[in-house]
RNA sequence: AUGAUCACUACGGGGAGCUAUAAGCUGAGAGGACGAAAGUCGACCCGCGAACCUGAUCUGGAUCAUACCAGCGGAGGGAUAGGCGAUGAAUAACUU
Numbered sequence: 001a002u003g004a005u006c007a008c009u010a011c012g013g014g015g016a017g018c019u020a021u022a023a024g025c026u027g028a029g030a031g032g033a034c035g036a037a038a039g040u041c042g043a044c045c046c047g048c049g050a051a052c053c054u055g056a057u058c059u060g061g062a063u064c065a066u067a068c069c070a071g072c073g074g075a076g077g078g079a080u081a082g083g084c085g086a087u088g089a090a091u092a093a094c095u096u
Stems, first nucleotide, its partner, number of pairs: 008082003011047004017025003032041003052077003058071004
């Protein structure tokens, strides 16, 4: 000097299941706040191989039960820019 990646910044995309003893199971997350409701915000994950959706009332296994485990699956769909200067805040100087 060049390139890639990450932190980070801003923006955006998401899901919230099951149940014998309602306290437990899996998970990053299984519903924290406001609200009459609609809805908004927050936590967590994800932004292209990996969140999540569809196929799917799918296939095999296990379980009390469940996307619980594995397959399907680098499947099809799916939300991005900056990244040594960008964004936000504070302070100081100068200008308007």

Model confidence (mean pLDDT): 75 of 100. TPP riboswitch aptamer (THI element) from a Mycoplasmatota bacterium, 96 nucleotides, folded computationally.